Predicted 3D model of a 109-nucleotide RNA (Guanidine-I riboswitch aptamer) from Alkalihalobacillus alcalophilus ATCC 27647 = CGMCC 1.3604. The coordinates come from a structure-prediction model, not an experiment, and the mean pLDDT is 80.
[in-house]
RNA sequence: AAAAUGGUCUUGUAGGGUUCCGCAAAUUGGUUCAUUUGGUCUGGUCCAAGACAAGGCACACAUCUUUAUAUAAAAAGAUGUGACACGGAGGGAUAAAAGCCCGGGAGAU
Numbered sequence: 001a002a003a004a005u006g007g008u009c010u011u012g013u014a015g016g017g018u019u020c021c022g023c024a025a026a027u028u029g030g031u032u033c034a035u036u037u038g039g040u041c042u043g044g045u046c047c048a049a050g051a052c053a054a055g056g057c058a059c060a061c062a063u064c065u066u067u068a069u070a071u072a073a074a075a076a077g078a079u080g081u082g083a084c085a086c087g088g089a090g091g092g093a094u095a096a097a098a099g100c101c102c103g104g105g106a107g108a109u
Stems, first nucleotide, its partner, number of pairs: 005058001007057006015047002020044002022041001023038005059082009084104001086107001090102003
């Protein structure tokens, strides 16, 4: 200094907070209805991983089959492969926070 599809989407999980629901407390007549407060409330909704899991699709390469013939090109289908991955601080979004986004970034090896 360069290379790797460092592909994309869905579902779920670790994780995350507090708009809404629920729960708890207070107010007061207030256990119903109301307001306020609380995530130092297990939860539902919600957000959610490059370095978590599973799956779909695309793409690349390899092998085989078919069109199919003397062979080849080309196309389609099937199967396989697509590895590895330490990492701040700071900033940004949303109600808010985060393993979200900046970001497989800076840096380290």

The same sequence occurs in records of 2 taxa.
The RNAcentral record of the sequence draws on Rfam and Ribocentre.